Predicted 3D model of an 82-nucleotide RNA (c-di-GMP-I riboswitch aptamer) from a soil metagenome.
The coordinates come from a structure-prediction model, not an experiment, and the mean pLDDT is 86.
The RNAcentral record of the sequence draws on MGnify.
RNA sequence: AAAAGGCAAACCCCAAGAAAUUGGGGGGCGCAAAGCCACGGGUCGUCCUCCCUGAACAGGGACCGAAAGCCGGGCUGCCGAA
Numbered sequence: 001a002a003a004a005g006g007c008a009a010a011c012c013c014c015a016a017g018a019a020a021u022u023g024g025g026g027g028g029c030g031c032a033a034a035g036c037c038a039c040g041g042g043u044c045g046u047c048c049u050c051c052c053u054g055a056a057c058a059g060g061g062a063c064c065g066a067a068a069g070c071c072g073g074g075c076u077g078c079c080g081a082a
Stems, first nucleotide, its partner, number of pairs: 006031002011026006029069001035075003039072003043066003049062005
């Protein structure tokens, strides 16, 4: 190479959560690391607490959280002919 096998986007249903989103079932857009890790950049959420601005509604930030199917980085790994 080939073949086997694997994962599963949108969408729908059920459940959890304040939310991002996650888990299960269906589904299948795609994926050779679409296996794992939030370390760097970026993205997303805003229940509580704190800070700033504001007359107020509110806005911004910190903290916290989410995503590995955004990019980079790290760790691990299946089959494999001539």